[in-house]
Context: one part of a larger RNA
Molecule: large-subunit ribosomal RNA, domain IV
Organism: Yoonia tamlensis
RNA sequence: CCACAUUUAAGGAACUCGGCAAAAUACCUCCGUAAGUUCGCGAGAAGGAGGCCCGUUCAGAACGCAAGUUUUGGGCGGGGGCACAAACCAGGGGGUGGCGACUGUUUACUAAAAACACAGGGCUCUGCGAAGUCGUAAGACGACGUAUAGGGUCUGACGCCUGCCCGGUGCCUGAAGGUUAAAAGGAGGAGUGCAAGCUCCGAAUUGAAGCCCAGGUAAACGGCGGCCGUAACUAUAACGGUCCUAAGGUAGCGAAAUUCCUUGUCGGGUAAGUUCCGACCUGCACGAAUGGCGUAACGACUUCCCCGCUGUCUCAAAUGUGGACUCA
Repeated sequence: CCACAUUUAAGGAACUCGGCAAAAUACCUCCGUAAGUUCGCGAGAAGGAGGCCCGUUCAGAACGCAAGUUUUGGGCGGGGGCACAAACCAGGGGGUGGCGACUGUUUACUAAAAACACAGGGCUCUGCGAAGUCGUAAGACGACGUAUAGGGUCUGACGCCUGCCCGGUGCCUGAAGGUUAAAAGGAGGAGUGCAAGCUCCGAAUUGAAGCCCAGGUAAACGGCGGCCGUAACUAUAACGGUCCUAAGGUAGCGAAAUUCCUUGUCGGGUAAGUUCCGACCUGCACGAAUGGCGUAACGACUUCCCCGCUGUCUCAAAUGUGGACUCA
């Protein structure tokens, strides 16, 4: 010096990205227990008290003929120790946001999560030799199932809800019309031959799906404006004008896991707060199943604060064990 342990005055997070690590809590009985809530929970909430030994007393239970043996609960009085759940073992707690409802699942060997799944919700396909999938096929799964079933896709408990746009793309529907392949057709023409003929080219006309066309459809892919003026202080603009669009973002939320400017501004917490919480709305660039906003319970998730606790620190020290090191 290193590793692993033990202890430490006063202070107690001043350490640090961050209480990382350590310390603390820990068992049983009794008392007591808030907001919130889906009435289940929250909850071991929180916060307290007792626990060893001796004597005495009261009441009970089981067994027994009885004597009695075993045992349970309570009252009172005393004793000793530094220490009575005496070792080991054995929850730290509270408050507030974010995200995800939850229990689960995952990157075997750097990620356990807010990712995946989930019950629930929607759309869509499928009438059974089903759709879909595997296979060249036979055949198989689907399913020894039959629309309360099966496949695909999106969302993700629950509560309140889910606005406008069908112009583009997709999908669906459409006995008309346009376009259109092979095929049918064969006016007309060419080559050759003495000719019959043979061989070619070929216009009208008929001809499917598709596309064009006409509609529908957004819990299909997706999209959801600009400029100018206006109220008797100022400011602002309920209001008006105009241009464009398929339609111009509704409810709710909002400096947000989304805010560039930005440490926005105000309030709270601190002596002091780029984080945090509550507001405001000027949303660079939220927004409604690529779901919106809430939400009890839950979380080895994550932000901030408080209590307890401590060698994390002020600031380091000592001891033990084993190394390293020096000498032999």